[in-house]
Molecule: transfer RNA
Organism: Elusimicrobiota bacterium
RNA sequence: UCCCGGGUAGUGUAGCGGUAACACGACGCUCUUUGACAGCGUUAUCCAUGGUUCGAAUCCAUGCCCGGGAG
Numbered sequence: 001u002c003c004c005g006g007g008u009a010g011u012g013u014a015g016c017g018g019u020a021a022c023a024c025g026a027c028g029c030u031c032u033u034u035g036a037c038a039g040c041g042u043u044a045u046c047c048a049u050g051g052u053u054c055g056a057a058u059c060c061a062u063g064c065c066c067g068g069g070a071g
Stems, first nucleotide, its partner, number of pairs: 001070007010024004018054001025043006047063005
């Protein structure tokens, strides 16, 4: 330099143009003599900038970052 894949709560990941979700975590409450377990609730998320569209995490362009490959 070129090619491919990826970037979504604190962490790991789903989401095929129409309300952004699950698990773990954190916090609170219940339970318990206390703790653990368990139950209930709360919390917090689309890499950046443009474009297409009535509507974009999703499609397109450019850039940035991570991983793999070629030379």